[in-house]
Background: The prediction has a mean pLDDT of 79. Predicted 3D model of a 153-nucleotide RNA (SAM riboswitch aptamer (S box leader)) from a Flavobacteriales bacterium. Of the family's consensus pairs, 97% are formed in the model. Rfam family: SAM riboswitch aptamer (S box leader). Its family is annotated with regulation of gene expression in the Gene Ontology.

RNA sequence: GACUUAUCAAGAAAGGUGGAGGGAGUUAGCCCGUUGAUACCUUGGCAACCGACCCGCACAUAAGUUGUACACAAGUUAUGUUCAGGUAGCGGUGCCAAAUCUAACUUUACACAUAAAUGAAAACGCUCACUUAUGUGCGGAGAUAGAUGAGUC
Numbered sequence: 001g002a003c004u005u006a007u008c009a010a011g012a013a014a015g016g017u018g019g020a021g022g023g024a025g026u027u028a029g030c031c032c033g034u035u036g037a038u039a040c041c042u043u044g045g046c047a048a049c050c051g052a053c054c055c056g057c058a059c060a061u062a063a064g065u066u067g068u069a070c071a072c073a074a075g076u077u078a079u080g081u082u083c084a085g086g087u088a089g090c091g092g093u094g095c096c097a098a099a100u101c102u103a104a105c106u107u108u109a110c111a112c113a114u115a116a117a118u119g120a121a122a123a124c125g126c127u128c129a130c131u132u133a134u135g136u137g138c139g140g141a142g143a144u145a146g147a148u149g150a151g152u153c
Base pairs, nucleotide, nucleotide: 001153002152003151004150005149006148007147008146013043014042015041016040017039021032022031023030026104027103028102029101044096045095046094049092050091051090052087053086054085056083058081059080060079061078062077063076065074066073067072100145105142106141107140108139110137111136112135113134114133115132116131118129119128120127
């Protein structure tokens, strides 16, 4: 660097260095920042992805037991594997403003507005109902991009 997969609304800050922009990238917004941000260092903390430990189910293998003439069946022990649950925070990472700060592309629930069609006996107007389209607002889902873990190359 590429691929696969899981997660991304919770949580967790002090000190020092340094001195102007920063919040990955584009646009727009919003926010942080000379009361010193971002970044780096130290210390502290959060979480529990992987490792570690405990327990349970299932399966596989081995041993021996019982029933049985055998096949076979039942249950026991040990080891291993998958899966579920839990403990700790020891090891490997990660993280410690705002949802991954928000939106962008697709789809969709609801509300409102506008326009059109249809119906309410006929024409016009108004009103109501219903359908469709568009727009706006507020949500949901997905996609794209990104971040982190684990695995593979």